[in-house]
RNA sequence: CCUUAGAGUUUGAUCCUGGCUCAGGAUGAACGCUAGCUACAGGCUUAACACAUGCAAGUCGAGGGGCAGCAUUUUAGUUUGCUUGCAAACUAAAGAUGGCGACCGGCGCACGGGUGAGUAACACGUAUCCAACCUGCCGAUAACUCUGGGAUAGCCUUUCGAAAGAAAGAUUAAUACCGGAUGGCAUAGGAUUAUCGCAUGAUAAUCCUAUUAAAGAAUUUCGGUUAUCGAUGGGGAUGCGUUCCAUUAGGCAGUUGGUGAGGUAACGGCUCACCAAACCUUCGAUGGAUAGGGGUUCUGAGAGGAAGGUCCCCCACAUUGGAACUGAGACACGGUCCAAACUCCUACGGGAGGCAGCAGUGAGGAAUAUUGGUCAAUGGACGGGAGUCUGAACCAGCCAAGUAGCGUGAAGGAUGACUGCCCUAUGGGUUGUAAACUUCUUUUAUACGGGAAUAAAGUGAUCCACGUGUGGAUUUUUGUAUGUACCGUAUGAAUAAGGAUCGGCUAACUCCGUACCAGCAGCCGCGGUAAUACGGAGGAUCCGAGCGUUAUCCGGAUUUAUUGGGUUUAAAGGGAGCGUAGGUGGAUUGUUAAGUCAGUUGUGAAAGUUUGCGGCUCAACCGUAAAAUUGCAGUUGAUACUGGCAGUCUUGAGUACAGUAGAGGUGGGCGGAAUUCGUGGUGUAGCGGUGAAAUGCUUAGAUAUCACGAAGAACUCCGAUUGCGAAGGCAGCUCACUGGACUGCAACUGACACUGAUGCUCGAAAGUGUGGGUAUCAAACAGGAUUAGAUACCCUGGUAGUCCACACAGUAAACGAUGAAUACAAGGUGUGCGGGGACUGACCCCAUGCAUACAGCAGUUAACACAAUAAGUAUUCCACAUGGAGAGUACGAUCGCAUGGUUGAAACUCAAAGGAAUUGAAGGGGGCCCGCACAAAGCGGUGGAUUAUGUGGUUUAAUUCGACACAACGCGAAGAACCUUACCAGGGCUUGACAUCCUACUAACGAAGUAGAGAUACAUCAGGUGCCCUUCGGGGAAAGUAGAGACAGGUGGUGCAUGGUUGUCGUCAGCUCGUGUCGUGAGAUGUUGGGUUAAGUCCCGCAACGAGCGCAACCCCUAUUGUUAGUUGCUACGCAAGAGCACUCUAGCGAGACUGCCGUUGACAAAACGGAGGAAGGUGGGGACGACGUCAAAUCAUCAUGCCCCUUAUGACCUGGGCUACACACGUAAUACAAUGGUCAUUAACAGAGGGAAGCAAAGCCGCGAGGCAGAGCAAAACCCCAAAAAUGAUCUCAGUUCGGAUCGCAGGCUGCAACCCGCCUGCGUGAAGUUGGAAUUGCUAGUAAUCGCAGAUCAGCAUGCUGCGGUGAAUACGUUAAGGGGUCUUGCACUCACCGCCCGUCAAG
Repeated sequence: CCUUAGAGUUUGAUCCUGGCUCAGGAUGAACGCUAGCUACAGGCUUAACACAUGCAAGUCGAGGGGCAGCAUUUUAGUUUGCUUGCAAACUAAAGAUGGCGACCGGCGCACGGGUGAGUAACACGUAUCCAACCUGCCGAUAACUCUGGGAUAGCCUUUCGAAAGAAAGAUUAAUACCGGAUGGCAUAGGAUUAUCGCAUGAUAAUCCUAUUAAAGAAUUUCGGUUAUCGAUGGGGAUGCGUUCCAUUAGGCAGUUGGUGAGGUAACGGCUCACCAAACCUUCGAUGGAUAGGGGUUCUGAGAGGAAGGUCCCCCACAUUGGAACUGAGACACGGUCCAAACUCCUACGGGAGGCAGCAGUGAGGAAUAUUGGUCAAUGGACGGGAGUCUGAACCAGCCAAGUAGCGUGAAGGAUGACUGCCCUAUGGGUUGUAAACUUCUUUUAUACGGGAAUAAAGUGAUCCACGUGUGGAUUUUUGUAUGUACCGUAUGAAUAAGGAUCGGCUAACUCCGUACCAGCAGCCGCGGUAAUACGGAGGAUCCGAGCGUUAUCCGGAUUUAUUGGGUUUAAAGGGAGCGUAGGUGGAUUGUUAAGUCAGUUGUGAAAGUUUGCGGCUCAACCGUAAAAUUGCAGUUGAUACUGGCAGUCUUGAGUACAGUAGAGGUGGGCGGAAUUCGUGGUGUAGCGGUGAAAUGCUUAGAUAUCACGAAGAACUCCGAUUGCGAAGGCAGCUCACUGGACUGCAACUGACACUGAUGCUCGAAAGUGUGGGUAUCAAACAGGAUUAGAUACCCUGGUAGUCCACACAGUAAACGAUGAAUACAAGGUGUGCGGGGACUGACCCCAUGCAUACAGCAGUUAACACAAUAAGUAUUCCACAUGGAGAGUACGAUCGCAUGGUUGAAACUCAAAGGAAUUGAAGGGGGCCCGCACAAAGCGGUGGAUUAUGUGGUUUAAUUCGACACAACGCGAAGAACCUUACCAGGGCUUGACAUCCUACUAACGAAGUAGAGAUACAUCAGGUGCCCUUCGGGGAAAGUAGAGACAGGUGGUGCAUGGUUGUCGUCAGCUCGUGUCGUGAGAUGUUGGGUUAAGUCCCGCAACGAGCGCAACCCCUAUUGUUAGUUGCUACGCAAGAGCACUCUAGCGAGACUGCCGUUGACAAAACGGAGGAAGGUGGGGACGACGUCAAAUCAUCAUGCCCCUUAUGACCUGGGCUACACACGUAAUACAAUGGUCAUUAACAGAGGGAAGCAAAGCCGCGAGGCAGAGCAAAACCCCAAAAAUGAUCUCAGUUCGGAUCGCAGGCUGCAACCCGCCUGCGUGAAGUUGGAAUUGCUAGUAAUCGCAGAUCAGCAUGCUGCGGUGAAUACGUUAAGGGGUCUUGCACUCACCGCCCGUCAAG
């Protein structure tokens, strides 16, 4: 100086672990929709599949013989024009000239171009070496280039063959081939000397012997030969590096080495003969799979990870396999030979071919271009050169396939115009400065005109310079791309915008359609009638000539962790020890310089990357320079640390010595109790066993008891947070042998240590083999129970086994779920085993070593927790894990007698699985508490009968609808004959039965008639003209009729779209908040604890302190009393008037009760208990009052209301029917079954609270009665409705009755248009079931239960229901063990839709 981003998803919520997914970048890409231009770069990733056609390697006549074709020249001939010797055309001849097909010869064809099949290798990369090598053309130096010869192709003649081609004869040349001469500096051998190298050895000099050479052409230069050197290119050797699999562990006979020979340019088992038996390998040989390698590319902060297309370097290959020839170089892409497959030609005899060169074709595939131009430039081959060839190359064409640049206009313009789409609360909003309109510009486009650079050189000509073959000057010639780039003029906004997305991640929202369908989806997920998630539309967001999708790679992922993580409980410590290799290692001295550090040298190709500068109008792109290339090697230094070597030390470790404790191990011996069995005795009917039983044993004498005997196994108490051991494990006593530990001391050794892959040993229980033993117990098995079943739990038996010896097996929740070792970092309290100090001694005390525990600080941890025995701080070594499930399974290997053990995957599948902690809920967990919750003690019921009523079910045209555990079922309904009424049948209406608006007409109203079941229809009018204003024409209000449409109407749907109201937990005592504190957090604390209460009521304590909604109190009724007021009440009385307000009563205001007083208990508390006084005593008794919330509880049919639906009907009217049906089932009531009763009679018996005008109705009269007639009084403390049980007496005498009253018959009454379906009541007669009710179940604790009647609402009438009212008026409560409910604290939890939860297995279907 540069550099590091996260999010979604497990849960009710939290923290963590952990996977999955997303946002970024990239591509030789493909697909979908869309598309104006320019520049640059790119384009078969698949079938190294097959290929039609054309082209891709030739050149040299200044090497040669020659002359097929062309041209020139010469000669001859013919024809034509015809100036009669000139021109043209044609024919023939001549290598004479330019040149040249084929041929001989030289050079090239081994380069350039393509592809990546093979190859895991010295193939590639990098570094070093060759004293073990070669090198055509090129450069430098030196020397030479003498003399001869014979062939052969071509040409010519002939033969064979379809063709390809081949053969024979004759003849000929060379820079083709051959002989001879000359030559050493070359090669080989020998000898001598000198120098050098790590070594084999090399170099230099001298001498001797042997073997080798040549070519000309052309006109002043190219060639040729020999030798040396250089350069270039190649060959070889070596170090290091280079994928995965150990479910590949042993491989290898030329294999490893040696001697000799051959071969090669050269070394070498490269090849061969002989000899030896080596060589490679857990630091991964051999085998298998995959793959060209590198520079580099993508990504990444980097370290890394992935890739190797284009460009450059290297390698390998050329249809497949093999082989050599030529050559400087090949075992040769466009050469040869052989074999194979395929294709083609054929006269069937035989031949030809190789696009992984450039184009192109077919095939394959999601997919990849033109059968283009030119050698102008760059480069290559040949040539003296001009030049020829060149699908190398340079250009152009096609393709949005990539990167970069430009454009599709710019400025102004609001009454934010109109219309349209869309939304809307109908006011408006939005599209939107967008458009129109005004002004401006002209990139691009179109047209016209001008118009480059890229060319440097070379050739020819002329001239100059000198160093005589080079250089220079002038002139001349050559452009594919291209009339292109670029420049100018003209025209005119004119020619040019789309794609994806809009639930969260992730920028951007509404409407309609659809209704778990159609569909979407990267993850979570969306869609079941109000979808911002599907489809469409409007709008918006992002990017833009592109935008999305798919595929692949890196990133995020610290999710393989070197940088940079883990293993008590989340995945993960080996069951334990010994120990090999390996890794690591105490103090000190010297030396070395391998590691390490520093300097320097060489290399790390270019391109690429980064930076500076520059060139294309900019940019991409390109040029140039620098940096970087973190590497490897050489060399020179440094020496702290690590290592090597040498020496010394004692503190680590070990040994010796003196002691100590111990269920440490192995073998032997001994002991008593118990159990079972045997024998004998006593003794008699059961024993045994269980929740209860039974199987079993027992009169053949059991169990019990006594004595004796036998057997096997295990060792009571002591005995524990004890001790020992590496772990497994070890327990009566004793003997022998034996391992380890600790303490003390400091004599000895002198780092001898730690860990430990592979290996070896040990290793509970069960199990296996062989042989013993077998008392108990006891898998399997049998029987008995339990149970729906019970292959279980319980019981009676019982075999392996349990025990011993030897051998195997080798696993466990083999656990501290915690590997071993060392050091360090606060203390405290126990226990076991030691030794020391102090003390006269014991105890006490002080400090100390090892072991074993507890609580706890710092620290750590996700938390729980751990905490000197670490899960703390560090070091060393080993082992192990990388989402869940599949699975510790399959296959393979190995071990085992077997069971089985060890090692150990994948396909498919899911988006979680998991840890710790938190709040709740629930528990056939625990503690405490409450209530008619239970029990106990009672009283009365339900369930059985009949009836009433509601519900279900069934039926029906309809039996309208709702309510369903508690918390639906005498509920909505405080009252269905019509109405109600919502249901059904039939008849009729369509702006409507009801509301508003508009137009026209008419006041409204209305008696009587006919038809009809009625609604209604028809005909026809007696009567009647109102109110306000008026200019007297009329207008208006209200009402009616008719018409048109906006609309009305709906008890139609959805209570799971809602409001409101209500039920329930529950009148249970709870539910919360602010601030503070604790915790990473969800949360906790407060609200828990000790007491107490009906109560989160109060007191005390406390990291809490306060507060709110609930509790209580305030309100109403009632019980006592004072005072005030008294009419319709009350009073004296026989009654009335009058008087009065003492009493009763009425209704206002007060008083009174507060644990206030006393005593005891209690923590000096709250409070409890007892007592006094008092009408009342501990909230006196009742009522109203219902916290936060739960149940998607109930209600769209009280009402209101969103959305959906109907509109001559799902609206509205009428008549009749139905809601009252009836095999049955259930709930709730009424009445009974009788004597505590029924009936009759008597007693002017005695209430409270209500109601009364379309009303309550007294007295009186009639009727047996219901009731009727008539009607005083009363709009009420006045009048009326108005009591029964009770009491007294008589009778009935236990029966289906003088009980009970259903049902039925007859006769009546009342209400009402109307009592048939379908009302109530009365009288007479009839007189059913029923004799106290199975299992089960319910209410009630005092003016309560039980019992008795009265009133009211609804209502024309209809009450066994409901709501109130009073009369009479009990019994019992030890208590909280169990059941149900509730509250609170605590506990475990895999539940949180919260136990009606979650979830496992089997079976069936798919």
About this RNA:
A computed fold for a 1406-nucleotide RNA from an uncultured bacterium, annotated as small-subunit ribosomal RNA. The RNAcentral record of the sequence draws on ENA and SILVA. The coordinates come from a structure-prediction model, not an experiment, and the mean pLDDT is 83.